This is a predicted structure of an 85-nucleotide RNA (transfer RNA) from an Acidobacteriota bacterium. The organism belongs to Acidobacteriota, within Bacteria. Rfam family: tRNA. It is annotated as a transfer RNA.
RNA sequence: GGAGAGGUGGUCGAGCGGUCAAUGGCAGCGGGCUGUAAACCCGCCGGGCGAAGGCCCUACGGAGGUUCGAAUCCUCCCCUCUCCA
Numbered sequence: 001g002g003a004g005a006g007g008u009g010g011u012c013g014a015g016c017g018g019u020c021a022a023u024g025g026c027a028g029c030g031g032g033c034u035g036u037a038a039a040c041c042c043g044c045c046g047g048g049c050g051a052a053g054g055c056c057c058u059a060c061g062g063a064g065g066u067u068c069g070a071a072u073c074c075u076c077c078c079c080u081c082u083c084c085a
Base pairs, nucleotide, nucleotide: 001084002083003082004081005080006079007078010026011025012024018068028044029043030042031041032040046057047056048055049054061077062076063075064074065073
């Protein structure tokens, strides 16, 4: 240099243009069980407001674009992995 795959939350990893603050696991926090701990089970787990129902804000590598609406489609750039040269 060429071809292909990928980048999502603290972390790993799903994700069909709307039903997505985003499945699930781990970590963390709270509780149950236990003589204690581990294991196991339950709940919570971006931020703010609210008694609650719920409402608002921000978010999928970066910047633009398409669209009523983008993690998802398009363009450029950055980075990682595999193969070829």